[in-house]
RNA sequence: GUCCGAUAAAGGUAAACCUAUCGAAAGAUGGGGGCACAAAGCUACGGGUCUAAAGCUGGUCGAGUAAAGCCCACCAGCUAUGAUCGCCGGGUUGCCGGG
Numbered sequence: 001g002u003c004c005g006a007u008a009a010a011g012g013u014a015a016a017c018c019u020a021u022c023g024a025a026a027g028a029u030g031g032g033g034g035c036a037c038a039a040a041g042c043u044a045c046g047g048g049u050c051u052a053a054a055g056c057u058g059g060u061c062g063a064g065u066a067a068a069g070c071c072c073a074c075c076a077g078c079u080a081u082g083a084u085c086g087c088c089g090g091g092u093u094g095c096c097g098g099g
Stems, first nucleotide, its partner, number of pairs: 002099004012037002017032006035086001041092003045089003048084003055078006062072001
């Protein structure tokens, strides 16, 4: 340097859940808590997955109207610019041991 991860040694991270805060949500962060993890360190580069505030489309015919249309209200669908690295892969950094 490279490949592998049996047995160690020193350590590390921290699932679900509870709680506080932020957020429209997904989710994130802090504290508690441990399911697990040899990269469960970092990185949204590719794919997948999650959410849908805003936008668009359609409907309801609610509101309004002389009656409608528009605006507003409600419902459904589409859509990341949002999120997820403990979903997979890539990139990158690294402890120990063995070949």